[in-house]
RNA sequence: AGAGUUGGCCAGACAGCCGCUGCCGGUUCGCCGGUAGAGGAAAGUCCGGGCUCCAAUGGGCAGGGUGCCAGGUAACGCCUGGGCGGCGCGAGCCGACGGAAAGUGCCACAGAAAAUACACCGCCGAAGCCAACUGGUAAUACAGGGGGCUGGUAAGGGUGAAAUGGUGCGGUAAGAGCGCACCGCACGGGUGGCAACAUCCGUGGCAGGGCAAACCCCACCUGGAGCAAGGCCAAAUAGGGGAACGUUUGGUGUGUGCCCGCACCGUUCCCGGGUAGGCUGCUUGAGGCGCAUGGCGACAUGCGUCCCAGAUGAAUGGCUGUCCACGACAGAACCCGGCUUACCGGCCAACUCUUUUU
RNA sequence: GGCUGGGUAGCAGAGUGGUUAUGCAGCGGCCUGCAAAGCCGCGUACGCCGGUUCAAUUCCGGCCCCAGCCUCCA
Numbered sequence: 001a002g003a004g005u006u007g008g009c010c011a012g013a014c015a016g017c018c019g020c021u022g023c024c025g026g027u028u029c030g031c032c033g034g035u036a037g038a039g040g041a042a043a044g045u046c047c048g049g050g051c052u053c054c055a056a057u058g059g060g061c062a063g064g065g066u067g068c069c070a071g072g073u074a075a076c077g078c079c080u081g082g083g084c085g086g087c088g089c090g091a092g093c094c095g096a097c098g099g100a101a102a103g104u105g106c107c108a109c110a111g112a113a114a115a116u117a118c119a120c121c122g123c124c125g126a127a128g129c130c131a132a133c134u135g136g137u138a139a140u141a142c143a144g145g146g147g148g149c150u151g152g153u154a155a156g157g158g159u160g161a162a163a164u165g166g167u168g169c170g171g172u173a174a175g176a177g178c179g180c181a182c183c184g185c186a187c188g189g190g191u192g193g194c195a196a197c198a199u200c201c202g203u204g205g206c207a208g209g210g211c212a213a214a215c216c217c218c219a220c221c222u223g224g225a226g227c228a229a230g231g232c233c234a235a236a237u238a239g240g241g242g243a244a245c246g247u248u249u250g251g252u253g254u255g256u257g258c259c260c261g262c263a264c265c266g267u268u269c270c271c272g273g274g275u276a277g278g279c280u281g282c283u284u285g286a287g288g289c290g291c292a293u294g295g296c297g298a299c300a301u302g303c304g305u306c307c308c309a310g311a312u313g314a315a316u317g318g319c320u321g322u323c324c325a326c327g328a329c330a331g332a333a334c335c336c337g338g339c340u341u342a343c344c345g346g347c348c349a350a351c352u353c354u355u356u357u358u
Numbered sequence: 359g360g361c362u363g364g365g366u367a368g369c370a371g372a373g374u375g376g377u378u379a380u381g382c383a384g385c386g387g388c389c390u391g392c393a394a395a396g397c398c399g400c401g402u403a404c405g406c407c408g409g410u411u412c413a414a415u416u417c418c419g420g421c422c423c424c425a426g427c428c429u430c431c432a
Base pairs, nucleotide, nucleotide: 001354002353003352004351005350006349007348008347009346010345012323013322014321015320016319017318018317020037021036022035023034024033025032026031039329043340044339046338047337048336049335050334051226052225053224054223063222064221065220066219067218068082069081070080071079072078083097084095085094086093087092098217099216103215104214105211106210107209120157121156122153123152124151127150128149129148130147133144134143135142165183166182167181168180169179170178184206185204186203187202188201189200190199191198192197230280231279232278233277240271241270242269243268244267245266250265251264252263253262254261255260287306288305289304290303291302292301293300294299324327359428360427361426362425363424364423365422368382369381370380376412384400385399386398387397388396405421406420407419408418409417
């Protein structure tokens, strides 16, 4: 100098004028002054928690979720560190990464065979049988015998996404873990590590392929709903409850008919529920910043300091001027921790590779 | 703001790990004097991007779009 990796930060700047919302102060109640006013994702609503209401002895089942190990956290499917596997020369990056020997299921087409293995082509002619033919004999016998059948084999071909360890040597009729060496695998033990796991030694010719983001098994977690949750105040009209009065000459019902009693129908007053509407929940919080300590780190603890939107038809805007690198994605609605997705560009720190110079 | 359900051809609408049915519409042919009806045939269909799998419309994850519900009492 070029190319990259990781982590963090910023998201046009300044000034003037006019507006909008909250809070504070003043007020002649008309307003005036001061102060604060979107994000790294406020988004998607994909996870987790707080908060609120409902449910709930405890435990189990069902359902849902998570899935290498250890730690962090209020909690998590998040984060940190480590292991293993993959990618990269490297800094580094990526990984839904438990179990297929508990059981069930699926594996289209092709292929001999797709899971109790099996044999199409090929290879072999050792073993058994048939036998043209050749030698031989007077004729048999006898010897050989291309080939065929039974058979042996799983090296090679072929099919498929996948074919029952791989390479080499020996071995054999041809072959084959059949034997041996190395690699892989399984089992047992030792060592290191909290663990995942790594490594070493020994034993075993090797034992039944894939799919669990198929059912399932194992381990762990898990009650339901959501601020339009929930709480408070409370018109008009209608309806509900209570008391008093009036009916006693009314009507209806009822006590089986009558007297009589009771209830309803009327008027006045009172009470609570609740609709419209209003208030609240509402923003001081697992909070930000700085320093110190512990820890590799995520993070934790202590001290100091700061208050930083809270609307409810819903504010955070508009115009002008100057400058530059000409400004992306996008806007709170109960709050927080994450993840994911969108995004013009710029800055800082650490590290890696290549080339050159000292 | 919160919570549910869905996306398959022009329209409607099944399906589910192995070439996505069916009806209407459209196009072509047969039939007819011409039509209709009928018969036969025809097509760039699984919202988009990744992953699991030999194989994905289907299973899993992430985006995009559409529809519905949400005061109180009964």

Predicted 3D model of RNase P RNA and transfer RNA as a complex of 432 nucleotides.
It holds a member of the Rfam family "Bacterial RNase P class A". It is annotated as a ribozyme. Rfam describes the family as follows. Ribonuclease P (RNase P) is a ubiquitous endoribonuclease, found in archaea, bacteria and eukarya as well as chloroplasts and mitochondria.